This is a predicted structure of a 73-nucleotide RNA (transfer RNA) from Candidatus Methanocorpusculum equi. The coordinates come from a structure-prediction model, not an experiment, and the mean pLDDT is 83. The organism belongs to Methanocorpusculum, within Archaea.
RNA sequence: GCCCUUAUAGCUCAGUAGGGAGAGCGACAGACUGAAGAUCUGUAUGUCGCCGGUUCAAUUCCGGCUGAGGGCA
Numbered sequence: 001g002c003c004c005u006u007a008u009a010g011c012u013c014a015g016u017a018g019g020g021a022g023a024g025c026g027a028c029a030g031a032c033u034g035a036a037g038a039u040c041u042g043u044a045u046g047u048c049g050c051c052g053g054u055u056c057a058a059u060u061c062c063g064g065c066u067g068a069g070g071g072c073a
Base pairs, nucleotide, nucleotide: 001072002071003070004069005068006067007066010025011024012023013022019056027043028042029041030040031039049065050064051063052062053061
């Protein structure tokens, strides 16, 4: 230098042939307990990496950039 994969909640990740953003763990509150743990219930998470394009509508499609991982030279 070229190519491929990847970027979504505090962490690990799912997601969709374009229309509601989610799970587990964790955090907080409540129930229970003498107190805690476990268990149960509830609550809050987020500019879906950044910039632009297509579209009535983009986390999803297209282009560029950045970071991470890998391959070729």